Predicted 3D model of a 71-nucleotide RNA (transfer RNA) from Phlyctochytrium arcticum.
Its Rfam family is "tRNA". The family's RNA type in Rfam is transfer RNA. From the family's description: Transfer RNA (tRNA) molecules are approximately 80 nucleotides in length.
Model confidence (mean pLDDT): 81 of 100.
RNAcentral holds the sequence, with entries from ENA.

[in-house]
C1' cells in the first nucleotide's frame, strides 16, 4: 500500500428506509428472618463528517478504528 468483513446501552448480540429489539448489567419496590432465587416498575446504546430522501441505525462517498487475506 491494496481487497473483504466488522464497528450497535457496562457487556454479549439481533434487525430493518418510518419512534432500535432481547438477554445480562445497573436503580427501586414487591417476596424472604437474612441472602439467594423468583415478581414488578424504571435506567442506559445505531463510530465520526458530508451526500441522497419527505424520513437514513439502514442506501452512497470520505474518515477513524477491530479483525483476515494478498503484496
Nucleotide at each position: 500500500g491494496c481487497g473483504c468483513c466488522g464497528g450497535u446501552g457496562g457487556u454479549g448480540a439481533a434487525a430493518u428506509g418510518g419512534u432500535a429489539u432481547c438477554a445480562u448489567g445497573c436503580u427501586u419496590g414487591c417476596c424472604u428472618u437474612c441472602c439467594a432465587a423468583g415478581c414488578a416498575a424504571g435506567c442506559g446504546g445505531c463510530c465520526c463528517g458530508g451526500g441522497u430522501u419527505c424520513g437514513a441505525u439502514u442506501c452512497c462517498c470520505g474518515g477513524c478504528u477491530g479483525g483476515c487475506g494478498c503484496a